RNA sequence: AUGAACUUGGGGGAUGGAGUCCUCCUUUAACCGCCAACGCCGGCUGAUGACUCCUACUACGAA
Numbered sequence: 001a002u003g004a005a006c007u008u009g010g011g012g013g014a015u016g017g018a019g020u021c022c023u024c025c026u027u028u029a030a031c032c033g034c035c036a037a038c039g040c041c042g043g044c045u046g047a048u049g050a051c052u053c054c055u056a057c058u059a060c061g062a063a
Stems, first nucleotide, its partner, number of pairs: 009026005016054006033044003
């Protein structure tokens, strides 16, 4: 330095935090939303991968 196996750790999953579960990656990584135009310009959903809670934002109603 390289390869294999076992054990273990770490990280990721389109905007914040926590728990649980699922899943992916092992640093050459996982991941970095959709539509239209394809030149400019523009439109749309969601704070979750999923569930629950909190925070922020938005809409409606009541006090």

A computed fold for a 63-nucleotide RNA from Ancylobacter dichloromethanicus, annotated as Fluoride riboswitch aptamer (crcB RNA motif). The sequence was found by an Rfam model in a public genome assembly. Taxonomically the source falls in Ancylobacter (Bacteria, Pseudomonadota, Hyphomicrobiales, Xanthobacteraceae). Rfam family: Fluoride riboswitch aptamer (crcB RNA motif). Rfam links the family to the GO terms response to fluoride and positive regulation of gene expression.